[in-house]
RNA sequence: AAGGCAUCGAGAGCGGCUCGAGGGAUCUGGCCCGAUGACAGCCCGGCAACCUGCCCCAGGGGGCAAGGUGCCAACGCCAGCCGGCCACCAGGCCGGGACGAUGCAGG
Numbered sequence: 001a002a003g004g005c006a007u008c009g010a011g012a013g014c015g016g017c018u019c020g021a022g023g024g025a026u027c028u029g030g031c032c033c034g035a036u037g038a039c040a041g042c043c044c045g046g047c048a049a050c051c052u053g054c055c056c057c058a059g060g061g062g063g064c065a066a067g068g069u070g071c072c073a074a075c076g077c078c079a080g081c082c083g084g085c086c087a088c089c090a091g092g093c094c095g096g097g098a099c100g101a102u103g104c105a106g107g
Base pairs, nucleotide, nucleotide: 004104005103006102007101008100013044015043016042017041018040022033023032024031027080028079029078030077045072046071047070050068051067052066053064054063055062056061076099081096082095083094084093085092086091
């Protein structure tokens, strides 16, 4: 790396510095962010509770937040594939999948 398990409609600064034109995973159709400086990197701040640690309870579960990550626009921004329902005109809703991201163990 591939694969496995779990989660992904909540939450978190209009912060400072550097860079300088694209960015929102890929492709497509939308929609949005961006020279009032986005994206990215560093610093500060914060959110959260996957793992370690500690406490309570004791099949399970609940809490703390020191450490390891991660994250801090919009439902993973919306949708694409399959099934069902409602409509019958486009669509709407529900479930599933694919892909992606993060954590953990292994590797």